[in-house]
RNA sequence: GGCCUCAUCUUCUAACGGUUAGGAAUCCGGGUUUUCAUCCCGGCAAUCGGAGUUCGAUUCUCCGUGAGGUCA
Numbered sequence: 001g002g003c004c005u006c007a008u009c010u011u012c013u014a015a016c017g018g019u020u021a022g023g024a025a026u027c028c029g030g031g032u033u034u035u036c037a038u039c040c041c042g043g044c045a046a047u048c049g050g051a052g053u054u055c056g057a058u059u060c061u062c063c064g065u066g067a068g069g070u071c072a
Base pairs, nucleotide, nucleotide: 001071002070003069004068005067006066007065010025011024012023013022018055027043028042029041030040031039048064049063050062051061052060
C1' cells in the first nucleotide's frame, strides 16, 4: 500500500428501515436478614465523526478516524 471485518451505557451484548434503543454484570437506593452475603424490587447510563438516500437511519451508501485479520 491492496482487500475483508468491526465500532451501541463503565464492561459484555441484542435490535426485519418505524423500538420508550432491550438484556446481563458493575454502581446507587429500598425490602428481606441480629449483621454480612444470597435473594427480591426499583433506578442511573449508550448508537465513533461528517455527509447522502428515505416520510423515517443503530440499520442502507460515501468519506474520515480507530481496532483487528489477510496478502504483498